[in-house]
């Protein structure tokens, strides 16, 4: 210092799902809870999805980093 997922330890995040709370909504958050994660850290930059504005949209403003890129940080570690 590069590859990188074969193998263990140590920790670490937590879907569904219940319960509280906040939002019109998508969903946010706090608790229990564990399907799964190796970036399941961060980031709304690109796609994508979902809301909401009576309807429609190539518009407007949100939500999802647990959809797939991209950026960027970082724990072990056979070879």
């Nucleotide at each position: 210092a590069a590859a990188g997922u074969a193998a263990a330890a140590a920790g670490c995040c937590a879907a569904a799902c219940c319960c509280g709370c906040c939002g019109u909504g998508a969903g946010a958050c706090g608790g229990g809870g564990a399907c799964g994660g190796a970036a399941a850290g961060c980031u709304g930059c690109g796609g994508g999805u979902c809301u909401u504005g009576u309807g429609g949209g190539u518009c407007a403003a949100g939500a999802c980093a647990g959809c797939c890129g991209g950026g960027u940080u970082g724990c072990c570690a056979a070879u």

The RNA shown here (c-di-GMP-I riboswitch aptamer) has 79 nucleotides and comes from Methylomicrobium sp. The coordinates come from a structure-prediction model, not an experiment, and the mean pLDDT is 79. It matches the Rfam family "c-di-GMP-I riboswitch aptamer". Rfam's curators write: GEMM was predicted in a large-scale screen for bacterial structured RNA regulatory elements.